[in-house]
C1' cells in the first nucleotide's frame, strides 16, 4: 500500500430503518444487631466524526479517523 472486521452505558458487549438494551459495576431504600448475599427501584448514551438515500438512520450508503487481523507472491 491493497484486502477483511470492528467503534453502542464506567467495564465486556448484544441488537441492526418505526421508544437504545443486557450482565457486571455505580446509587437508594428494604432485609440484618451489623456486613456480605439477596429483592425492589433509580441513575447512566455525541450509538466514533462528516455528508448522502429515507417520511423517519444507532442500523442503509460513500469519506475519514481509530484499533485488532490477514497480503505484500512467481521468474
Nucleotide at each position: 500500500g491493497c484486502c477483511c472486521c470492528g467503534a453502542u452505558a464506567g467495564c465486556u458487549c448484544a441488537g441492526g430503518g418505526g421508544u437504545a438494551g443486557a450482565g457486571c459495576g455505580c446509587c437508594a431504600u428494604c432485609u440484618u444487631g451489623g456486613u456480605a448475599a439477596g429483592a425492589u427501584g433509580g441513575a447512566g448514551g455525541u450509538c466514533c466524526c462528516g455528508g448522502g438515500u429515507u417520511c423517519a438512520a444507532a442500523u442503509c450508503c460513500c469519506g475519514g479517523u481509530c484499533g485488532g487481523g490477514g497480503c505484500u507472491c512467481c521468474a
Transfer RNA from Yaniella sp., 75 nucleotides, folded computationally. Rfam family: tRNA. It is annotated as a transfer RNA. Model confidence (mean pLDDT): 83 of 100.